[in-house]
RNA sequence: GUUGUUGUAGUAUAGUGGUGAAUAUCCCCGCUUGUCACGCGGGUGACCCGGGUUCGAUCCCCGGCAACAGUU
Numbered sequence: 001g002u003u004g005u006u007g008u009a010g011u012a013u014a015g016u017g018g019u020g021a022a023u024a025u026c027c028c029c030g031c032u033u034g035u036c037a038c039g040c041g042g043g044u045g046a047c048c049c050g051g052g053u054u055c056g057a058u059c060c061c062c063g064g065c066a067a068c069a070g071u072u
Stems, first nucleotide, its partner, number of pairs: 001071007010025004018055001027043005048064005
């Protein structure tokens, strides 16, 4: 240089063209305890960026960026 894959809460993963984006963990609050931890309940927090298609895009298409892998 070129080809492919991936990009989702702080972290690790899931998910889907339909309008409440899930789970675990972290963090915050409460209950429990003599205190802490454990446990239970509740809460905050995310679709890499730009454009296009569509009634509607996190999902499809194009470009960019980043990481990884193959090839030269």
Transfer RNA from Ipomoea nil, 72 nucleotides, folded computationally. RNAcentral holds the sequence, with entries from Rfam. Its Rfam family is "tRNA". From the family's description: Transfer RNA (tRNA) molecules are approximately 80 nucleotides in length. Its mean pLDDT, the model's own confidence on a scale to 100, is 80.